A computed fold for a 103-nucleotide RNA from a Bacteroidota bacterium, annotated as TPP riboswitch aptamer (THI element). Taxonomically the source falls in Bacteroidota (Bacteria, Pseudomonadati). The coordinates come from a structure-prediction model, not an experiment, and the mean pLDDT is 78.
RNA sequence: UAAACUUUCUGGGGGCGUUUCUAUUCGCAAGUUUAGAAUCUGAGAAGAACCCUUCGAACCUGAACACGGUAAUGCGUGCGAAGGGAAGAGAGAGAAGAGCCAC
Numbered sequence: 001u002a003a004a005c006u007u008u009c010u011g012g013g014g015g016c017g018u019u020u021c022u023a024u025u026c027g028c029a030a031g032u033u034u035a036g037a038a039u040c041u042g043a044g045a046a047g048a049a050c051c052c053u054u055c056g057a058a059c060c061u062g063a064a065c066a067c068g069g070u071a072a073u074g075c076g077u078g079c080g081a082a083g084g085g086a087a088g089a090g091a092g093a094g095a096a097g098a099g100c101c102a103c
Stems, first nucleotide, its partner, number of pairs: 005092006011053004016047001017040001019038005026031001059084003065078004
C1' cells in the first nucleotide's frame, strides 16, 4: 500500500400483497369504504422498521405472462444476467513486490 472482506457517516432508491372475522361507509342487491384482529409468504405486508445503493436480482418493466401449486395471492419455478434501476466520503483489514532505516 492494491484487491477481497468487515464496518461507519451523509445522501439517495424501493415495496407493502393474499384470505377470514368484527365493526363501519355507500348501495335495492352484487358489491364497496375505512378501522381493528387474525391467516399465508417474505428481510420487510406502514415500520422512527426492513431491503438496496452502479462490484447494482432492492425494486420496476415485460405482465391481466407461462407452467405448477394453494383456502387465496408474484405462493414456487421459469421468463432472466432480458431491458431499466438509486453514490459520495471515511475506518478497519490486507499479499507479493518496491523504497528507506538499523544490525